[in-house]
Context: one part of a larger RNA
Order: sequence, then structure tokens, then C1' cells
RNA sequence: GAUUGAACGCUGGCGGCAUGCUUAAUACAUGCAAGUCGAACGGAAACAAUAGAAGCUUGCUUCUAGUUGUCGAGUGGCGGACGGGUGAGUAACGCGUGGGAAUCUGCCCAGUAGAGGGGGAUAACUUGGGGAAACUCAAGCUAAUACCGCAUAUAUCCUAUGGGAGAAAGCAGGGGAUCUUCGGACCUUGCGCUAUUGGAUGAGCCCGCGUCCGAUUAGCUUGUUGGUAGGGUAAUGGCCUACCAAGGCGACGAUCGGUAGCUGGUCUGAGAGGACGAUCAGCCACACUGGGACUGAGACACGGCCCAGACUCCUACGGGAGGCAGCAGUAGGGAAUAUUGGACAAUGGGCGAAAGCCUGAUCCAGCAAUGCCGUGUGUGUGAAGAAGGCCUGAGGGUUGUAAAGCAUUUUUAAUAGUGAAGAAAAGUUCAACGCUAAUAUCGUUGAAUAUUGACGUUAGCUAUAGAAAAAGCACCGGCUAACUCUGUGCCAGCAGCCGCGGUAAUACAGAGGGUGCGAGCGUUAAUC
Repeated sequence: GAUUGAACGCUGGCGGCAUGCUUAAUACAUGCAAGUCGAACGGAAACAAUAGAAGCUUGCUUCUAGUUGUCGAGUGGCGGACGGGUGAGUAACGCGUGGGAAUCUGCCCAGUAGAGGGGGAUAACUUGGGGAAACUCAAGCUAAUACCGCAUAUAUCCUAUGGGAGAAAGCAGGGGAUCUUCGGACCUUGCGCUAUUGGAUGAGCCCGCGUCCGAUUAGCUUGUUGGUAGGGUAAUGGCCUACCAAGGCGACGAUCGGUAGCUGGUCUGAGAGGACGAUCAGCCACACUGGGACUGAGACACGGCCCAGACUCCUACGGGAGGCAGCAGUAGGGAAUAUUGGACAAUGGGCGAAAGCCUGAUCCAGCAAUGCCGUGUGUGUGAAGAAGGCCUGAGGGUUGUAAAGCAUUUUUAAUAGUGAAGAAAAGUUCAACGCUAAUAUCGUUGAAUAUUGACGUUAGCUAUAGAAAAAGCACCGGCUAACUCUGUGCCAGCAGCCGCGGUAAUACAGAGGGUGCGAGCGUUAAUC
């Protein structure tokens, strides 16, 4: 000199854009953060509508009917493996980079083949019982895209190449003949289902090289190193087991100890380097501590399960409940770090055919000079060089065109009005094309039409009044830009280094003056 996720002191007008627990991976009150689908299913608790019945106070109350809109709880499907947080652990194929072969991949895209015929249960519900609660037991009833067989098997898997094994589910819309037990069958469109091939995306695995300090750590290793056989896995492999061999690593630093998430990058520097790894992005690891598996395409799963432990809470003492390193917020720790805010309008995600619902992701607002950038606090004129202050050699000098006065402007702030963009749609109607027996339905495209904004009293623009509301901080001995007076008297004090102060201190304290930066200025800490 540059820099910072900074803090402290004094001071503080406005706006834009960023950033904001670096410490205790400490403990957490409260609310919210993952749901959705009735176009899979049996149904109907609540609300509303409709119809009927009863009562009467004649316009209300009760009852009945899933009939309709819808829908609590339940079965079932998909999603809770994403998104969000943190950096404890890890010196490692963890990360970075470049390769590899022995793999899996829900939803998505393209293709091929198929979706035939049966069965038995079970929640919800009803009844009864246990328990303080959490919850739970028994009996009975019922449905499915839940579950289980049979048939079929293009491709698939196993194989001794003879053969063997193995699937499925329907729902919604529309409809001309034909049949009908008037439910529908049947046809068709859309979504869904089964098997399988290829792709895309994502993931798992292996290897070369690189990746902090210590030798006051020199030897380390027995599933250890390799082979054979088997098991296991989606898959290779001592990954695991049995047997066999005795290997493997190491001064090119093994092993051990310490420290640490890694990277793109950030800061500094002319560079080479050095230091760092907040925000943003990629990867990894973790989710009270330790262990384990289940489900699933995917987890050994932050807001799932089981066991053990510590802690907290409830209890009728028998037993139960919990996990903010999600967003806010609280206590504690600390020099120190924000609101228990708004909205799903946009972008994205989950579910759904869609409307839509959910979304503390996200977009916004609030707080903080924490940083960067912009802008203002007026402008011109004005010598009687006013008054006052300070200095003085007492003449004067300086503060100083500074003020006052005169003229003028209104950025910003204030008040009132006007007013974009962020909005694209989805929906409805019509037309064309495709599918089709069909001018239904459905899909695609086009046209028309009506709406959707948290921010928001938005940005911007216009008008009004008035210089009106807006300057401080540090320093002045040398380094280092800037000097005098008074007080003090090795005292009080200053100080980054040299050093000042013991009676004329440009170095302490105050004042006048000056210098530097400026909504900031200094100090401290830290890096180059």
C1' cells in the first nucleotide's frame, strides 16, 4: 500500500447492489418447512345443495336418502433418496484430472409382443374387551390398479442344447348397428398395466498422476500378499469362507502422531510465489451419540423403523414421548452476526387427466454504514477586509469572501397526483388436421375472448413550497502533508519506531490556526 463474512470508539442525509453465528456438531419453548391423487377402491365423519317425511311457532327445527358438489379417517398408487442445512469426521481413490470394464437405472423417448380365465383374504365399518395414556386384542362384514394361482411367451432367464422357468389391471370420455338379466356386453379415444430391446439421464465399481506438518515417529502387516474352489453382490474383487503357498509395504518416508472437508476459485504480488476455501457453483461426509437392517428403481434414509446410551418431558409408577447442523425464534458461549414477516404473482419441484393442492426451495419485504458504487448537505456575487476569537514587536496580522447582505436554483428528502415492466398462460368458444364406423369424445395447431402481481403508497414521470431537513473523524517532533499561545513541571501524561516531559514542551492537556480523508474517520485483529 492492498484486502476482510470483521469487531471497537466518535459521528451519521438518501438510494442501488451485495453480504450478515468465523465461537458451543451446545441445549432447545412455540409455529411452519412433504405432500398429493375420488379419473385405483370400499365408502360418507364434517359442510353445502336437492328430494321426501315428521313437528309445528308458516319458515324454521328434526329425521331419512351418497342423489349431487365434495370429502375426515381408511385400503391402494406415486413422492417423502429431490429440494434445504452443517463441516463434526475424513490425509482417503475423499477431492482434482485423465483413463477403464465386470454393472444397475423409477419417471422420460423410440421400437416389438401382449393384456385370456379364475380364487381367497383384509383395513375401514359393527360388536365386545384391556390400558391413565401411547396404543392394543378378539369376533363378524366388505372392495380394489392391494394379494395369489391357471393359461399364453415374440423377445427374456437357466441349460447337459434334449428341455425347463417366468407376466399383466383396469379407469375415464363418447357412440351407429347387433345382443341384453337393462347393470352392460361390443366398438372407439385417452391415461394406465405386463414382458422385452435400444436410447437418454442418474448412480455404483477399478486404475495412473497430483493433493499439509513432524524422523525428538523406522520398521509395519496374519485375511496380512497371492493362488484354487465356493458363497455373496446389480457388478469386479480377501468383499466373505475353506484349503494351499509365504508373501506384501517401507528413507522416492511405510507405520504412527498432529492438523484439515476437497475443488472451481478468493486475497495479495510486476511475476514466480504466499495465504485462504464466507457468499455462488461441483463433489464428499454427517443428521442427539453408537450399531443395524427393512421398504424401494434409488437409502442403510435430517423432519422413516428397530436396539443400546446420554439428556429432556408426561405418568394413575405398570409404562410412554422427543431430536432445529430446515425457516424464523429462545437460552448459553462470544469482541461479534438479522424478522417467531408476506406470497406462491414469477422460476423450479412433488402429486394429479386437468382444475388445482402443497412448497420457510424460491421470489420479495424488514433489521445492520457490514462492504462496494452513486448522490446530496447548495450556487453566484459580496471588503466597511464588520463583530467576536487567536497571535502581536501594539503599528498590525490571521480566521476571511468565510459570515452578514443581495440575487438565484430545487437534485435528494417531504406532500399530492399519474404510472410501466416483471404475465407467459391454464380456462371458454370457433376453425383446420389426425384418430375413428362416426360430423362423438380425445389430441395437435391457429384465431377470438375473459381473467391472474406478494413486492406495491413499485420504478419512472408531473406538480407544490422553501436554502429550506442533512458533517464529521483523525492527525500536525522526524519517518509524514500540516505551528503558535496558554497550562503542567521526569508530575500528569504520550508513544508504531526513534523517543518527548526535571519552568519558555511545534512530542503531555486545552485553545486558535493548519493538513488529510469524508457519510464516514480512526484503532485493534488477520493475510500478502
Molecule: small-subunit ribosomal RNA, 5' domain
Organism: metagenome